[in-house]
């Protein structure tokens, strides 16, 4: 320098071929307990790495760019 993969909640990962984001763990509150843990119920938490474009509509398609892993030179 060139190719490929990955990037989504605090962490680990989903999202059915474009219709607008969810799970587990964790966190907070309440219930249960003398208390803790466990369990149950409810809740908070997201500019989908960043920017631009296409479209009525983008996590999803296109371009540029950043970071990590990997292959070639």
């Nucleotide at each position: 320098g060139g190719g490929g993969c990955u990037g989504u909640a605090g962490c680990u990962c989903a999202a059915c071929u474009g219709g607008a984001a969810g799970a587990g763990c964790g966190c907070c509150a309440c219930g249960u307990u003398c208390g803790c843990a466990a369990c149950g119920u409810g809740g908070a938490g997201g500019u989908c790495g960043g920017g631009a474009g296409u479209u009525c509509g983008a996590a999803u398609c296109u371009c540029c760019u950043c970071a990590g892993c990997u292959c070639c030179a």